[in-house]
Molecule: small-subunit ribosomal RNA
Organism: Alphaproteobacteria bacterium PRO2
RNA sequence: AAACGUGAGAGUUUGAUCCUGGCUCAGAACGAACGCUGGCGGCAGGCCUAACACAUGCAAGUUGAACGAUGUAGCAAUACAGAGUAGCGCACGGGUGCGUAACGCGUGGGAAUAUGCCCUUGACUACGGAACAACGUCUGGAAACGGACGCUAAUACCGUAUAAUGACUUCGGUCCAAAGAUUUAUCGGUCAAGGAUUAGCCCGCGUCUGAUUAGCUAGUUGGUGAGGUAAUGGCUCACCAAGGCGACGAUCAGUAGCUGGUCUGAGAGGAUGAUCAGCCACACUGGGACUGAGACACGGCCCAGACUCCUACGGGAGGCAGCAGUGAGGAAUAUUGGACAAUGGGCGCAAGCCUGAUCCAGCCAUGCCGCGUGAGUGAUGAAGGCCUUCGGGUUGUAAAGCUCUUUCAGAUGCGAAGAUAAUGACGGUAACAUCAGAAGAAGCCCCGGCUAAAUUCGUGCCAGCAGCCGCGGUAAUACGAAUGGGGCAAGCGUUGUUCGGAAUCACUGGGCUUAAAGCGUGCGUAGGCGGAUUUGCAAGUCAGAAGUGAAAUCCCAGGGCUUAACCCUGGAAUUGCUUUUGAAACUGCAAAUCUAGAAGAUUGAAGAGGUUAGCAGAAUUCCGAGUGUAGAGGUGAAAUUCGCAGAUAUUCGGAGGAAUACCAAUGGCGUAGGCAGCUAACUGGGCAAUUUUUGACGCUGAGGCACGAAAGCGUGGGGAGCAAACAGGAUUAGAUACCCUGGUAGUCCACGCCGUAAACGAUGUGUGCUCGUUGUCGGGGCCUUAGGUCCCGGUAACAAAGCGAAAGUGAUUAGCACACCGCCUGGGGAGUACGGUCGCAAGAUUAAAACUCAAAGGAAUUGACGGGGACCCGCACAAGCGGUGGAGCAUGUUGUUCAAUUCGAAGCUACGCGAAGAACCUUACCUACUCUUGACAUACCUAGUAUGGAUUUCAGAGAUGAUUUCCUUCAGUUCGGCUGGCUAGGAUACAGGUGCUGCAUGGCUGUCGUCAGCUCGUGUCGUGAGAUGUUGGGUUAAGUCCCGCAACGAGCGCAACCCCUAUUGUCUGUUGCCAUCAGGUUAAGCUGGGCACUCUGACAAGACUGCCGGUGACAAGCCGGAGGAAGGCGGGGACGACGUCAAGUCAUCAUGGCCCUUACGAGUAGGGCUACAAACGUGCUACAAUGGCAAUGACAAUGAGCAGCCAGACCGCAAGGUUGAGCUAAUCUCAAAAAGUUGUCUCAGUUCAGAUUGUCCUCUGCAACUCGAGGGCAUGAAGUUGGAAUCGCUAGUAAUCGUUAAUCAGAAUGUAACGGUGAAUACGUUCCCGGGUCUUGUACACACCGCCCGUCACGUCAUGGAAGUUGGUUUUACCUGAAGACGGUUUGCUAACCGCAAGGAGGCAGCCGGCCACGGUAAGGUCAGUAACUGGGACGAAGUCGUAACAAGGUAGCCGUAGGGGAACCUGCGGCUGGAUCACCUCCUUU
Repeated sequence: AAACGUGAGAGUUUGAUCCUGGCUCAGAACGAACGCUGGCGGCAGGCCUAACACAUGCAAGUUGAACGAUGUAGCAAUACAGAGUAGCGCACGGGUGCGUAACGCGUGGGAAUAUGCCCUUGACUACGGAACAACGUCUGGAAACGGACGCUAAUACCGUAUAAUGACUUCGGUCCAAAGAUUUAUCGGUCAAGGAUUAGCCCGCGUCUGAUUAGCUAGUUGGUGAGGUAAUGGCUCACCAAGGCGACGAUCAGUAGCUGGUCUGAGAGGAUGAUCAGCCACACUGGGACUGAGACACGGCCCAGACUCCUACGGGAGGCAGCAGUGAGGAAUAUUGGACAAUGGGCGCAAGCCUGAUCCAGCCAUGCCGCGUGAGUGAUGAAGGCCUUCGGGUUGUAAAGCUCUUUCAGAUGCGAAGAUAAUGACGGUAACAUCAGAAGAAGCCCCGGCUAAAUUCGUGCCAGCAGCCGCGGUAAUACGAAUGGGGCAAGCGUUGUUCGGAAUCACUGGGCUUAAAGCGUGCGUAGGCGGAUUUGCAAGUCAGAAGUGAAAUCCCAGGGCUUAACCCUGGAAUUGCUUUUGAAACUGCAAAUCUAGAAGAUUGAAGAGGUUAGCAGAAUUCCGAGUGUAGAGGUGAAAUUCGCAGAUAUUCGGAGGAAUACCAAUGGCGUAGGCAGCUAACUGGGCAAUUUUUGACGCUGAGGCACGAAAGCGUGGGGAGCAAACAGGAUUAGAUACCCUGGUAGUCCACGCCGUAAACGAUGUGUGCUCGUUGUCGGGGCCUUAGGUCCCGGUAACAAAGCGAAAGUGAUUAGCACACCGCCUGGGGAGUACGGUCGCAAGAUUAAAACUCAAAGGAAUUGACGGGGACCCGCACAAGCGGUGGAGCAUGUUGUUCAAUUCGAAGCUACGCGAAGAACCUUACCUACUCUUGACAUACCUAGUAUGGAUUUCAGAGAUGAUUUCCUUCAGUUCGGCUGGCUAGGAUACAGGUGCUGCAUGGCUGUCGUCAGCUCGUGUCGUGAGAUGUUGGGUUAAGUCCCGCAACGAGCGCAACCCCUAUUGUCUGUUGCCAUCAGGUUAAGCUGGGCACUCUGACAAGACUGCCGGUGACAAGCCGGAGGAAGGCGGGGACGACGUCAAGUCAUCAUGGCCCUUACGAGUAGGGCUACAAACGUGCUACAAUGGCAAUGACAAUGAGCAGCCAGACCGCAAGGUUGAGCUAAUCUCAAAAAGUUGUCUCAGUUCAGAUUGUCCUCUGCAACUCGAGGGCAUGAAGUUGGAAUCGCUAGUAAUCGUUAAUCAGAAUGUAACGGUGAAUACGUUCCCGGGUCUUGUACACACCGCCCGUCACGUCAUGGAAGUUGGUUUUACCUGAAGACGGUUUGCUAACCGCAAGGAGGCAGCCGGCCACGGUAAGGUCAGUAACUGGGACGAAGUCGUAACAAGGUAGCCGUAGGGGAACCUGCGGCUGGAUCACCUCCUUU
């Protein structure tokens, strides 16, 4: 010099956010255990459970220098040995933690004590005596152990003497000791004093939990006296008094040895009390004393009890919680080892003996610490493994190889310190030297996030994982395996426990409006806290000093083992307690004074404040009477009900009870509950002003006391209206409800209980301080008085700072502070059970646990939703027109059937859909028969040469197989069968799959919806999710545009740009056209000619609210008008934002994964997709006269055509056939348009309708049986306009009429297009449906097809009650009374002393007495176990019944109370807003 620095968070409630709040994790530690693994050494540690039971051995002896006898050796002297007497020790050392909540322990003090051995000092150590063991004899007993007689010594025992500085004292006096041994030096002995040590006792403070333990106590508390003890003391006894303890927690119950310390923590704390050290308690269980300096004694004694052992059954023996060890228990804890060498202890003069204390060794990774398992080099980045996008990557310098080293282990040698003369268990140990050889030495856990580290395969809500969140249902980084990686390492994980994180009990360091939490309100006791000034004291407080705070531990500095762990030395620290000295600011105490707090006095005013009595009017009901007649009443609509016996209505009169319209008000009063007509009496409180009195008298307030809505209870009244229960009527699936008609308790009064409410401002009381504005109630001051301004006290609204999670609050605080009280600590179980208190009861109050979940919750956000609101739109409704639903048929679907009836589509958004066309084919299905590198692709080898076509015969259903004949003979070329191509054969990779998964996907599509929305950047606001912009006022078809605005801009959508169509112009002029001119026919643009018109198709023009008027805000726009072919988007199309529906499609196509591979692939024939009790969708045709039939004959447009359209002519009744011109198309053809018009029929199942059926034909096609279309003749069904319900359409639209095309050999009533004729209606937005914007509520977010409550049924679990029953513990009373000490007695016996003797004193035994352990009886208290039966609770899979709550949840909900009901619940009374909506009122802000 140093003894210090030192404080981390994360996951999980939600769609997301902030907060509250619990659960969980990361850290450290351990006397640990378990799993896998295991080289060495050092240092430590090692029955936490049964204070359970113990075999065996050892753990306390020693002294011959106290004593006699005996034995052995010796000739003897003598030496040695050990039983006995005697002394000291055995009260230490060692073990354990049962008991104990206590002066037991810790700490600090105290006085009334003892103390062997030890130290110091003084004095003394004289004279005697009698026995008993051992031993001997006899004898009892199985044994243990004795008995009788006899002998004997002592430092054993006894007497006498001596006696003080000792003790006692009545101050005269009285009383008390000893031991020798051996030899010459010691060891002893006695008395006394002092010291040291040790022990006993007393006191202050500290020392766990429970109040669901609140009262406890009779030697109890004290006194006096006595006894007792080493000593104080009710320690004990007698008497006297009635005390003592307790909410500052007595008593009782539970648990527990206490401490130094140890672990953790930043600390404060929390937990703990192994090893080491101090104290205490215990020694098989309970009691007791003896001996002794010391014990009520672990290895002593006596008694009782349980257990074990021996026994000859008569009796005996024992106590490992000493060290080893055994059994048992348990998840679990070691050797029946060595030595007294060291350190200590006992005895001894000593030598020495004893010592399971101790020192060592053994076992165990139980812990801490150290070391090793090799080092360098080494790329072809080997092999193998794994992954792969198949290129590669990784394991990986890792290995091999090469060059080295030898710590540890091994072998050999040498060999300590520990000992200061001798003595070494450890131990041939540590250390050292030499030798050989990389040689003998690595595992465990983890890899979804927290949390460092990922891939493949397997599995398929299975197996399994999991600390929390959570993984697993066919692509699992989460299960299992592998590879790779991460972490630690002779260990690594798991489990358990403690602290931490947890500020999650908050002293440091939390909260209570809505998250858990302010008592319903006041008064007030104890307690806590308390205004100003002065003085004193010094308890708290502060400072200095002294003592103590054991050692060890922790910390610091050094030192010793090679280092470290470990050990040693010194220091610091030990935050405490005690004593003492001082200070006096603050608190306290004492005294005095003051007036600002508080209270009193006077004056004044306000008020539904309270109690009692009286009075009043309106209304309801009832009664009487009159008028009067058929209904009244009630509802969504009705009915029950009342009424012709006269209701309702109306008029008059009367009775009775209850309540007090208007005034009336975020007005008033009261502590709260609460209080409302008027008058009177009595009475409480607050306010203002005066500044008059007292002088801190104050604040809060555990217990306590009082008041306390409604309902309810008791007794007695009263009873009009209303109205739980109840009855009836409705509603309904039901309706124990909502609605209606009745109606009893009750509601009212008096007296007495109850004591609870959303008893709310969800906000305890009091005091001080901290911008403003406005209203109102009460009172007052001032002024310039319709008023203004200021002050005090209430009551409201807004708002600054601040606070707050936010909502919000904001001088009436949820701000800043102080004082005191109450309360909270996750959700459920539960405000429940048990116990206590209160109550007549109902019940109130106090108030848990087991078990269970990972949340429950608050505020706010975005959506979605509402049987919430506002605004707007749409063929959404309405107004209209025409349909569907009824019939027959067509077509699709379901269902059924079948060998197969292939598959898909499923509300809108599947169902004339995929399919723009199933006889074969298609075709995917079924049956049968075939093929296996394959029907199809690429690559290889061999052979051939292209090759392709036609054809004969046979087998077969055909595919196919066998076979005959004929024709034809590729391209390039370097001229090589070289290249390409083809055929046949072969082998292997592979082909192939309309197999599965649209919930692995791409692409495409539907739908909301052509709805007007969906977003972003920057800025701003908010802790944040988010908001703003995008809302608002107008306007629009539109987030279209304008204005305003903390927003300013932008993007995807809207619109426009594109196409068709409506008008015009220019150009073009054939295949189109024909006005003019000419020709020409029966007729025809037929011809010349022309391009004016129509038309063709290219380019232009045109429309923009551009113009005018009105309106609007001088805007955007809207209305009207002009002009115009067209007017406000002119009409139509294409075009589809962000997204939703795990929407549709793996069968168009593509594609991951899985599956099949002589078949789930391929081919062929036949069959099926076409079935048919039934149901549905979409259509066609009808039911007729706006029609049928016949006749007539005018006017379109889009299209299509060569394997085609087909004119014309002829044949056929017709479908069609034969023949045949034109046309690759503004030229030719399909091609006839049809509704129309005229005539006829005359209301019928018809001259309607055409199904069905018979028969004969036609066409296509290889083939019309299953299974095509068409025609002729015949047949002639249902059907006479369609129930509930439902669809389309707003103008060239609906309706109606035909025409064309795609597909296609053939086969449309479908689909896609085309034109002709051509309407009606829209008042309007209340309602239905869908959508958009804003707003509101929400317990929804899978988003209302949401969420969610209770009974019942089943299973599991814990728990309450319970007739009883079992056990522990404890109290009281009584009985019994071992051993023992104490007291008494003197029955027996008796060596020392006295006595001559007799005998006495004393002793021993006996007996008696009280005390007392165990035990017993009876009655309780308390705790625990168990129990038939029974109560609720929690959890559980997709059970049953309803639908109570969340939206106005469809009757707003909830609180208290009462009644009722399968259940959620319903109803009455009072209360609350934590109720939506509408209206009204009040207030504020801006101008």